[in-house]
Context: one part of a larger RNA
RNA sequence: CUGGGCGUAAAGGGUGUGUAGGCGGACCGGUGUGUUGAUGGUGAAAGCCCUCCGCUUAACGGAGGAACUGCUGUCAAAACUACCGGACUAGAGGGUGGGAGAGGGAGCCGGAACUUCCGGUGUAGCGGUAAAAUGCGUGGAUAUCGGAAGGAACGCCGAUGGCGAAGGCAGGCUCCUGGAACACACCUGACGCUGAAACACGAAAGCUAGGGGAGCAAACAGGAUUAGAUACCCUGGUAGUCCUAGCUGUAAACGAUGCACACUGGGCGUGGGCUAAUUGGUCCGUGCCGUAGCUAACGCGUUAAGUGUGCCGCCUGGGGACUACGGCCGCAAGGUUGAAACUC
Numbered sequence: 001c002u003g004g005g006c007g008u009a010a011a012g013g014g015u016g017u018g019u020a021g022g023c024g025g026a027c028c029g030g031u032g033u034g035u036u037g038a039u040g041g042u043g044a045a046a047g048c049c050c051u052c053c054g055c056u057u058a059a060c061g062g063a064g065g066a067a068c069u070g071c072u073g074u075c076a077a078a079a080c081u082a083c084c085g086g087a088c089u090a091g092a093g094g095g096u097g098g099g100a101g102a103g104g105g106a107g108c109c110g111g112a113a114c115u116u117c118c119g120g121u122g123u124a125g126c127g128g129u130a131a132a133a134u135g136c137g138u139g140g141a142u143a144u145c146g147g148a149a150g151g152a153a154c155g156c157c158g159a160u161g162g163c164g165a166a167g168g169c170a171g172g173c174u175c176c177u178g179g180a181a182c183a184c185a186c187c188u189g190a191c192g193c194u195g196a197a198a199c200a201c202g203a204a205a206g207c208u209a210g211g212g213g214a215g216c217a218a219a220c221a222g223g224a225u226u227a228g229a230u231a232c233c234c235u236g237g238u239a240g241u242c243c244u245a246g247c248u249g250u251a252a253a254c255g256a257u258g259c260a261c262a263c264u265g266g267g268c269g270u271g272g273g274c275u276a277a278u279u280g281g282u283c284c285g286u287g288c289c290g291u292a293g294c295u296a297a298c299g300c301g302u303u304a305a306g307u308g309u310g311c312c313g314c315c316u317g318g319g320g321a322c323u324a325c326g327g328c329c330g331c332a333a334g335g336u337u338g339a340a341a342c343u344c
Base pairs, nucleotide, nucleotide: 003316004315005314006313007298008297012312014201015200016199017198021194022193023192025088027086028085029084030083031082034080035077036076037075038074039073040072041071042070049065050064051063052062053061054060091191092188093187094186095184096183097182103177104176105175106174107173108172109171110154114150115149116148117147118146119145120144121143125136126135162169163168206247207246208245209244210243211242215241216240220236221235222234223233258311259310260309261308262307263306266289267288268287269286270285271284272283273282274281275280293300294299317344318343319342326337327336328335329334
C1' cells in the first nucleotide's frame, strides 16, 4: 500500500461534546484546479519485447522498431469535481403553541419497618438449625402496650410502561435546570454528516479528609459440619454500605450489534402528540411475529444482521500475555499504551 472481515468464530472505542481531516442537497452564471482530447519537448545507453542480420548452431554480438504506462509546455472541451459570484428550500437550525416523562441539581416534608433507650404488664425461657451448639435471659430476656431517639430504604401504584448520550434514574411537595416528540410552515438559507487528538461524563469496589452509622456485612472471632473445612449453615462483628469535598476511570460499561442518511411486503400489542374519526388516519418511541433478502448455522428481518453511501474505531492462529520493558496518568491500589524469546 492492499484484500477479507468485526451479534455468538479474532474484531465496535463505556458514553458524549467537538478541533484538524475526510465526505457533502437542488438551480443559474463564470473560472478552467482535478478530468478528457490533440500536439510539442523530455523520458541517457545497455537490458526486457518484436523483426532482420553476423559467428556451422546456441549462448553471444550487431541493426532497426516498439516500449519506457512518467514529467512538462501549448491549444481545445466544460458534463462531473473544485473555486468565485448569484439565487433556492426538500437537509440543518430558529420561532410560536398545547401536551408527556423515576432526565439532572437543591431544599423541605411523610408513613411503614428496624434497632437502641425509658416506662407499664408479665415469667422462664428466647434465639437458631436438617439437627444442634456458640449467643441472649431471674441483675427479669423473648412476647405485649405506651413513649423517645436514630439511620437507611421508599410497599401498593408498577407495566411485557416512561426518561436519559452512556453510566443510570422511583415516597410526596416546592424552586432551579437539560433534552426529546408532535402541530403550524412564520424566520435563517446547506449553516450539514463523521470525527484522529483534546475535553467532559462515567456502575460497583477502592483511596484521601471530615461527618454519620439503624440494618446489612468482606476481614476477623466463636459454634457446627467434615478425614480435614482457612468454605457452604449458625451466633457475633470491623472496614464498607450513607453524607460533603476531592481522587480513581474500570465492568458480561451487553443489543456481546459505532454514528448519520436513503431505499426495501405485511400482521398483532403498547407509551406520547396531532386529527373528529363509528372501530379510523398520521408522526415519534417501545415490543412481538414474520415477506423478500441476508447468515456457517443460530437467527436478523422499516428499531436489519437486507440494499447502498460517508466518516471513525477495531481484527489478522493458540499459548506466553488483560504479561515484561519503556512512556504517560494515579496518593496508593493500579490504569492506559503494549512486545519478544520460547512453544504447539

The part of an RNA shown here (small-subunit ribosomal RNA, central domain) has 344 nucleotides and comes from an uncultured bacterium.